RNAcentral holds the sequence, with entries from MGnify. A computed fold for a 112-nucleotide RNA from a marine eukaryotic metagenome, annotated as SAM riboswitch aptamer (S box leader). Its Rfam family is "SAM riboswitch aptamer (S box leader)". Gene Ontology term of the family: regulation of gene expression.

[in-house]
RNA sequence: CUCAUAGAGAGUGACUGAGGGACUGGCCCUUUGAAGUCACGGCAACCGGUCGAAACAGCGCGUUUCGAUGUCCAGGUGCCAAAUCCAGCUGGUAUGAUCCAGAAAAGAUGAG
Numbered sequence: 001c002u003c004a005u006a007g008a009g010a011g012u013g014a015c016u017g018a019g020g021g022a023c024u025g026g027c028c029c030u031u032u033g034a035a036g037u038c039a040c041g042g043c044a045a046c047c048g049g050u051c052g053a054a055a056c057a058g059c060g061c062g063u064u065u066c067g068a069u070g071u072c073c074a075g076g077u078g079c080c081a082a083a084u085c086c087a088g089c090u091g092g093u094a095u096g097a098u099c100c101a102g103a104a105a106a107g108a109u110g111a112g
Stems, first nucleotide, its partner, number of pairs: 001112005011040005019029003023088004041080003045077003048073002050068007084106001089102004
């Protein structure tokens, strides 16, 4: 940089001790212990493996695409408060607020 995904799911203990939820605004979590580290546990999104079909290739090993699958396998990455916590842009719509609808941006994760 490109593509895909997100209203589902899943936490305890030890150490430590004040912040955390990306950013901004809001709202929320938190000394009944934040963030972090470690241990153990869990979740199942992508990848991988596995299975099936088709095509290609073909002596053979195979390659590609599509599909199924965690009650075939937790191997790699990831994740385990709240919809990515909500909004951020545009429209309805009009100074603003609120509400509704739609799309994106940004961020996150994976694959390339």